């Protein structure tokens, strides 16, 4: 010093559903708590190599008791970054042999 996994530490985005007999189920990494919102707070998740999450979408098929529950959309539009380190393989340079 270039690439390429990774890991840490800061910031910084994001969501919190559907049913049913109100105590519990289903799915997933997350469906949590406090508070009349909308905030805030833990935890999860993701940060341009960006399907974390939004629009589209009161969308289309297909499945469930129901549900973005699967698939499609979707090489579609938008979307939040700096730093230090670790290992691997390159390239250059200098020293010693």
């Nucleotide at each position: 010093u270039g690439a390429a996994u990774u890991u840490g530490c800061u910031a910084g985005g994001g969501g919190u559903g559907c049913c049913c007999u109100u105590g519990g189920g289903c799915u997933g990494a997350g469906a949590g708590g406090c508070g009349a919102a909308c905030g805030c707070c833990g935890a999860c998740c993701c940060u341009u190599a960006g399907a974390a999450c939004c629009u589209g979408c009161u969308c289309u098929g297909g499945g469930c008791c129901a549900u973005g529950c699967c698939a499609g959309c979707g090489a579609a539009g938008g979307g939040a970054a700096g730093c230090a380190g670790c290992u691997u393989c390159g390239u250059u340079u200098g020293a010693c042999a």